[in-house]
The part of an RNA shown here (large-subunit ribosomal RNA, domain I) has 536 nucleotides and comes from an Oligoflexia bacterium. Rfam family: Bacterial large subunit ribosomal RNA. Its family is annotated with structural constituent of ribosome and ribosome in the Gene Ontology. The RNAcentral record of the full RNA draws on ENA.
Context: one part of a larger RNA
RNA sequence: AGUGUGCGGUGGAUGCCUUGGCAUCGGGAGGCGAUGAAAGACGUUGUAUGGCUGCGAUAAGCCACGGAGAGCUGCCGAACAAGCUUUGACCCGUGGAUUUCUGAAUGAGGAAACUCACUCCAUUUGGAGUAUCCGAAAGGAAGCGAACGUAGGGAAUUGAAAUAUCUUAGUACCUAUAGGAAAAGACAUCAAUUUGAGAUUCCCCUAGUAGUGCGAGCGAAAAGGGAACAGGCCAAAGCACAUGAGCGCAAGCUCAUGUGCGGUUGUAGGGCGUACAAUAAAGUAGACUGGAGUUGGUAGUUGAACUUAGCUGGAAAGCUAGAGCACAGAAGGUGAUACUCCUGUAAGCGAAACUGACAAAGGCUAUGAGUACGUUCCUGAGUACCACGGGGCACUUGGAAUCCUGUGGGAAGCUGGGUGGACCAUCUAUCCAAGCCUAAACACUACCCGAUGACCGAUAGCGAACUAGUACCGCGAGGGAAAGGUGAAAAGAACCCCGAUGAGGGGUGUGAAAUAGAUCCUGAAACCGCACAUUU
Repeated sequence: AGUGUGCGGUGGAUGCCUUGGCAUCGGGAGGCGAUGAAAGACGUUGUAUGGCUGCGAUAAGCCACGGAGAGCUGCCGAACAAGCUUUGACCCGUGGAUUUCUGAAUGAGGAAACUCACUCCAUUUGGAGUAUCCGAAAGGAAGCGAACGUAGGGAAUUGAAAUAUCUUAGUACCUAUAGGAAAAGACAUCAAUUUGAGAUUCCCCUAGUAGUGCGAGCGAAAAGGGAACAGGCCAAAGCACAUGAGCGCAAGCUCAUGUGCGGUUGUAGGGCGUACAAUAAAGUAGACUGGAGUUGGUAGUUGAACUUAGCUGGAAAGCUAGAGCACAGAAGGUGAUACUCCUGUAAGCGAAACUGACAAAGGCUAUGAGUACGUUCCUGAGUACCACGGGGCACUUGGAAUCCUGUGGGAAGCUGGGUGGACCAUCUAUCCAAGCCUAAACACUACCCGAUGACCGAUAGCGAACUAGUACCGCGAGGGAAAGGUGAAAAGAACCCCGAUGAGGGGUGUGAAAUAGAUCCUGAAACCGCACAUUU
């Protein structure tokens, strides 16, 4: 020095555990903010006060009401002191008060948490006010917030095995802005061999079909089956009133504007005139009002049945032998594995205060409330449509309809007009644009509650089970860790010895165990020793 055996050191794998995560489902809520938000700074506890939590100069708190019932003065964190408390503390819930400074930040300034003003009222140091925009005023706006929505802009990597049309994709991203959902929406829609359908939205299917593209690729719709269902209001004609202007001697007429009535459709409808009928309230409806009442939420509360015997053990919930409850044998805890020990569970009960939903009566509104004939008064114009240039439609300009519109042109007007995939014609086809509103079904989850898991178990699971968006890095935007486990209980080792009044260790003691001793469960390997054996 190698090898082997044994015993150690080091190290922290493995096993077991879980305070934390992940995912999904159901319900709630879907906002907060000039009454000053979100986010912060600085303060704040008797002793010491670093961090977290709470709070704000009334500062781990103040007041009231309700719950609960014996201890309490938050956590890391023990201790002492001083106190509070059955005249109900601490704690839980509801409603109030206070709420420094910064921050939209708003008196002016500013390098956020600072500096400097003015006016009024009180005067003791205090209180109130003074930004901008919109609005006649009352009043409103602003800023923040995870995803979902709508709108305005809008890539590239990529694919086409290169690449330009194309694709990626109207995606990412930027901007504006809204709601609890948004958007869309009551046919100038579809369909059509035959009948016909009847707002919108979403799902399944149709169908990877029809179609489109040189290709790579892109990619419907009707019909059918479901979810959910709801339809309304204006403009106009006509009438009335008011105001103004014009004309007129006047009565009044005309025009304009405003308000009210009227009226809202395609089998055309409405107005007006005439004729006939009717004379008006029972009913019906409502997305409006109302809110008797019902039922939830925000604290809680009741809640069955063994602490029976023996055995093992440090400890019984284990084993053996019996007993009981069950609308409760979900789960967690308790010194090992507990239906009957504790918290709970099933099933019930409960609110002074605040609050959600549903909702009767009543009110209000609409309807109920016409027919025939005539009249030709009205029925959304720089609109439809056309040309050119673009965009959107599954549809790349194509034979390219339909939809949107930048430029130019530019109708009809009910004997009217649009559509039916160029265009024309036909049709017992179909609908009525150029005004507006509209629940539900459909999207999402920052947040709260409950539940579940052939999800993870500390190199996993969120980056974060611990002082985590912390420490640390970067001028900055930004990047971003490591780090869990004594024991049932601290019973955390009094006392003695070595040592430096150390570190560390040896006894003693505790404990079931101390090779569980705080670098603390288990304690693998690499690596380092000691003893013995053996080889050279």